[in-house]
């Protein structure tokens, strides 16, 4: 490094430095940004993945922030894109009229996928 597993809900910001773009990538939208974003450092905090403790062990559950290792502290992983799609709307057809409905189209809650991130594994 590949691989595999879990999660992507909630939560938690100040100071200093820097100086122009940033929100992973492409497109579109939206948002942040010289009232200094993004990034870096310090401190503080959040959380509970690993570690720690209990249930005899595995598994699993619970406790808990406690030696320690990460992570995180704008927006759902900012949203959409690919598949399915409740539901709603429009068109439309045989007919005297109406309804249902085959059919065509649009929007779309939600679910899944892809990609990515983090932890564990790999060790």
């Nucleotide at each position: 490094a590949a691989u595999c597993c879990a999660u992507c809900a909630c939560g938690a910001g100040c100071c200093g430095c820097c100086g122009a773009g940033g929100g992973a990538u492409c497109u579109g939208g939206c948002c942040c940004u010289u009232u200094g974003a993004c990034g870096c450092g310090g401190c503080a905090g959040c959380a509970a993945c690993c570690g720690g403790g209990a249930c005899g062990a595995c598994c699993g559950u619970c406790c808990g922030u406690c030696a320690g290792g990460u992570g995180c502290u704008u927006c759902u992983u900012c949203c959409a894109g690919c598949g399915c799609g409740a539901u709603u709307c429009c068109g439309g057809c045989a007919a005297g009229u109406c309804c249902c409905g085959a059919c065509g189209g649009a929007a779309a809650a939600g679910c899944g996928g892809a990609a990515g991130a983090u932890g564990g594994u790999g060790a």
Molecule: SAM riboswitch aptamer (S box leader)
Organism: Thermoleophilia bacterium